[in-house]
RNA sequence: UGGGACGUGGGGUAAGCGGAAACCCGUCCGGUCUCCAAAACCGGAAGACGUAGGUUCGAUUCCUACCGGCUCAG
Numbered sequence: 001u002g003g004g005a006c007g008u009g010g011g012g013u014a015a016g017c018g019g020a021a022a023c024c025c026g027u028c029c030g031g032u033c034u035c036c037a038a039a040a041c042c043g044g045a046a047g048a049c050g051u052a053g054g055u056u057c058g059a060u061u062c063c064u065a066c067c068g069g070c071u072c073a074g
Stems, first nucleotide, its partner, number of pairs: 001073004006068002010025004019057001027045006050066005
């Protein structure tokens, strides 16, 4: 310098071929237990599509540029 694949809650991963995102851990709240607390268990809640444009009635998804790390070639 060029090519390829990728970027999803605090962490780790899915899904998606345009109609609004699921799971695990963790976090917070309540409960059980305990002398109290922690741990454990039960119930509940919040929280994410890298950034900016474009296309579209509608974009996490399609297009472009940029940012970031990974990988291949030189």
RNAcentral holds the sequence, with entries from ENA. Transfer RNA from Streptomyces murinus, 74 nucleotides, folded computationally. The coordinates come from a structure-prediction model, not an experiment, and the mean pLDDT is 84. Its Rfam family is "tRNA". From the family's description: Transfer RNA (tRNA) molecules are approximately 80 nucleotides in length.